[in-house]
Molecule: SAM riboswitch aptamer (S box leader)
RNA sequence: UCCUUAUCAAGAGCGGCGGAGGGUACAGGCCCUGUGAAGCCCGGCAACCUGCCUUUUCGGCAAGGUGCCAAAUCCUGCGGAUUAUCCGAAAGAUGAGGU
Numbered sequence: 001u002c003c004u005u006a007u008c009a010a011g012a013g014c015g016g017c018g019g020a021g022g023g024u025a026c027a028g029g030c031c032c033u034g035u036g037a038a039g040c041c042c043g044g045c046a047a048c049c050u051g052c053c054u055u056u057u058c059g060g061c062a063a064g065g066u067g068c069c070a071a072a073u074c075c076u077g078c079g080g081a082u083u084a085u086c087c088g089a090a091a092g093a094u095g096a097g098g099u
Stems, first nucleotide, its partner, number of pairs: 002098007013042001015041003021032003026077004043069003047066003050062004073091001078088004
C1' cells in the first nucleotide's frame, strides 16, 4: 500500500509558544480564524487495544499503545421515499487482525 472487521449524532482548556491560515481525496457549499489559524508544549477526553475489579450477562476503574479534543464524518455528490427532511449505500476517519 492492500484486505477483513467494529465504531463514527456523546465527550474533551478563558493555558503557553507561534503568527495566517484551517475545517484530511476531489468538487460544490457553508463555517472557524489577529476576540489569534496550522504546528509544538502542557492539559484533557475515553473509541479500540492493554491492565485491574466485578462477572452468566451487563458494568466499573486506570490512562500504558494508538487515537481524539468547533459545527453529525460540518453539509452535499449515488439511490430511494411521505422530498427545505428522512433512510440506505458508497466514500472517508480511527482501532484491531492479516498480507